[in-house]
RNA sequence: GCGGAGGAUCGGAUGGCCGCGAGCGGGGUAACCCGUUCGAGGAAAGUCCGGACUCCAUCAAGGCACGGUACCGGGUAACGCCCGGGCAGGGUAACCUGACGGAGAGCGCCACAGAGAACAGACCGCCCCGUAAAGCGGGGUAAGGGUGAAACGGUGGAGUAAGAGACCACCGCGGCGGUGGCAACAUCGCUGGCAUGGCAAGCCCUACCGGGAGCAAUGCCAAAUAGGGGCCGCGCGUGAAGGGCAACCUUCGCAGGAUCGUCUUGAUCCGAGCAGGUCCGGGUUGGCAGCUAGAGGGUGUCUGGUAACAGGCACCUUAGAUGAAUGGUCAUCGAACCGUUUCGUCUUUCGAGGCGAGCGGGGAACAAAAUCCGGCUUAUAGAUCCUCCGCGUAU
Numbered sequence: 001g002c003g004g005a006g007g008a009u010c011g012g013a014u015g016g017c018c019g020c021g022a023g024c025g026g027g028g029u030a031a032c033c034c035g036u037u038c039g040a041g042g043a044a045a046g047u048c049c050g051g052a053c054u055c056c057a058u059c060a061a062g063g064c065a066c067g068g069u070a071c072c073g074g075g076u077a078a079c080g081c082c083c084g085g086g087c088a089g090g091g092u093a094a095c096c097u098g099a100c101g102g103a104g105a106g107c108g109c110c111a112c113a114g115a116g117a118a119c120a121g122a123c124c125g126c127c128c129c130g131u132a133a134a135g136c137g138g139g140g141u142a143a144g145g146g147u148g149a150a151a152c153g154g155u156g157g158a159g160u161a162a163g164a165g166a167c168c169a170c171c172g173c174g175g176c177g178g179u180g181g182c183a184a185c186a187u188c189g190c191u192g193g194c195a196u197g198g199c200a201a202g203c204c205c206u207a208c209c210g211g212g213a214g215c216a217a218u219g220c221c222a223a224a225u226a227g228g229g230g231c232c233g234c235g236c237g238u239g240a241a242g243g244g245c246a247a248c249c250u251u252c253g254c255a256g257g258a259u260c261g262u263c264u265u266g267a268u269c270c271g272a273g274c275a276g277g278u279c280c281g282g283g284u285u286g287g288c289a290g291c292u293a294g295a296g297g298g299u300g301u302c303u304g305g306u307a308a309c310a311g312g313c314a315c316c317u318u319a320g321a322u323g324a325a326u327g328g329u330c331a332u333c334g335a336a337c338c339g340u341u342u343c344g345u346c347u348u349u350c351g352a353g354g355c356g357a358g359c360g361g362g363g364a365a366c367a368a369a370a371u372c373c374g375g376c377u378u379a380u381a382g383a384u385c386c387u388c389c390g391c392g393u394a395u
Stems, first nucleotide, its partner, number of pairs: 001391010012333007020039008041366001045377002048375005053214004066210005071085005086100001087098004101205002106203002108199003123145002125141007153171005172194001173192008218289005228280005233274002237254007256270005294318001296317009337361004342357006
């Protein structure tokens, strides 16, 4: 110098003017006015996990079902988060990723291709036998070819008619034991001739965790109007039965009224409330609480720990709105970016290109609290800093 890896911080600045929300102080009968202080984020987002809190409730123990999590150890209020470690995969490396429990508990599945796909299988080939021979027939063989994601351990040797864990060495795998480690696991020795491949993101098994709903939770207060109920007042044909302490209510009959129909008998419907007074409870709507000082945050420092984190001390800091405030505008300045070829410098395949300076333009990403915290994920123009890795060059 070029290329890369990990992490951290910031993410427009200053001033004037005009506004918005909240607290405090003052003035005013009140509406409101004046002053002063404070007023969004690293993600406030997605609402995906974990909690606090509240109510419903019995939700306890235990069991069943369902859902979630899944290497080991630690951290934490808790987690599917974080830290450290192991193993596996990727990268030359820094480092990154985790679809990381169990397939000798059982069931199921393994497309296409292929002769054969799980206690297997002769398509080609190889070998032996029969036949005089080509060929054909019978048998042996899983070493070679071919198919496939996968062909029933791999490589080499010995062996054989050709072959085969049938035998031997090493590797792999299973079992047992030793050593190191809290453990995951690593490593060594002995042993088994291999005693069954893959899929658990098909069912399943094992261990652990989980009651549900959510601040529109939940509690409290209350106006007008409409509606409901009780009582009072006025009103209410009659008989019976039933209910009620009663006022009264319900049903049926008779009498009454209305409509339809009609020669007559008839059919259907109505028959108790009120612009009254007073009280009660609920809803709509509105207000108050919940509400923001909390497992708070930041800076510095000390202690323990590899770390996550835990603890101590000092200082600073702390939106709480509810159709929802935190903004607008002007001036000065301004990063990215674009243009120019004016200058310098480097490379050069002599076309040009890179970098820096100058000049002109340009004018700041994603996005905004809504009960509160801990995480994760996603979005984010750009700027700055730290550590590390590889290559080249110089000393």
The prediction has a mean pLDDT of 75.
A computed fold for a 395-nucleotide RNA from Octadecabacter sp. B2R22, annotated as Bacterial RNase P class A.
NCBI's taxonomy places the organism under Bacteria, Pseudomonadati, Pseudomonadota, Rhodobacterales, Octadecabacter.
Rfam family: Bacterial RNase P class A. About the family: Ribonuclease P (RNase P) is a ubiquitous endoribonuclease, found in archaea, bacteria and eukarya as well as chloroplasts and mitochondria. The family's RNA type in Rfam is ribozyme.